[in-house]
RNA sequence: GGGCGAGUGGCGGAACUGGUAGACGCGCUAGACUCAAAAUCUGGUUCUCGCAAGAGAGUGAGGGUUCGAUUCCCUCCCCGCCCA
Numbered sequence: 001g002g003g004c005g006a007g008u009g010g011c012g013g014a015a016c017u018g019g020u021a022g023a024c025g026c027g028c029u030a031g032a033c034u035c036a037a038a039a040u041c042u043g044g045u046u047c048u049c050g051c052a053a054g055a056g057a058g059u060g061a062g063g064g065u066u067c068g069a070u071u072c073c074c075u076c077c078c079c080g081c082c083c084a
Stems, first nucleotide, its partner, number of pairs: 001083005007077001010026003019067001027045006046057004060076005
């Protein structure tokens, strides 16, 4: 230099036929249980604004297509593998 694959909450990892993003698990946290703890069970857990109801933003970065993009197209960044 060329080819292929990947990038989503604190972490792993879903959502890929374009149509409610963050399911599920781990972790964290509050509670129950316990003399106490572990284990187990229940609730909460992206950010901002708002008293609340709710609203907006957010999928590596920036553009494009579209009524609508994590998904399709382009450029770039980063990681892995292969070729030279």